[in-house]
Molecule: c-di-AMP riboswitch aptamer (ydaO/yuaA leader)
Organism: Metabacillus lacus
RNA sequence: UAACCACAUACGCUGAAUUCUAUUGAAACGGGGGAACCACUUUUCGGAAAGCAGAAAGCUUCCUGGGGUGAAUCCUUUUGGAAGGGCGACUCUUACCGCCCUAACCCGACAGCUAACCCCGUAAGCGUUGUAGGAGAAGGGAA
Numbered sequence: 001u002a003a004c005c006a007c008a009u010a011c012g013c014u015g016a017a018u019u020c021u022a023u024u025g026a027a028a029c030g031g032g033g034g035a036a037c038c039a040c041u042u043u044u045c046g047g048a049a050a051g052c053a054g055a056a057a058g059c060u061u062c063c064u065g066g067g068g069u070g071a072a073u074c075c076u077u078u079u080g081g082a083a084g085g086g087c088g089a090c091u092c093u094u095a096c097c098g099c100c101c102u103a104a105c106c107c108g109a110c111a112g113c114u115a116a117c118c119c120c121g122u123a124a125g126c127g128u129u130g131u132a133g134g135a136g137a138a139g140g141g142a143a
Stems, first nucleotide, its partner, number of pairs: 011127004018027003028122006038112001046063003050060003065110001066107004073082003084101005090136007
């Protein structure tokens, strides 16, 4: 001097997931249900097992129909491709270049849109700092 690793603080990233309050909670952000009008009329008055109940109905658990959060879908014999999403540090935007993701979970036969109204969440996980143009902001400097 450089690289790597660990810790702490600061900072930053994905995401709605932050702030305030002594506290109950509140604000803010985000999601679902829910009329008319419009749209649709498309398989399932669903199935299996176990338990409760038992005339039947009904209740609990599970999921093949359907649906929800999310970028996370589609095509393909394979390899992969298409589409979609994120990051590269003042903010926004355009172009190029580089790196990465394309999951997971939930509802449980059931939901289009949807005013009033009703209900719910505020977690979890990580570590990038390339180039150029335009607009704006901030700071420094005698120029």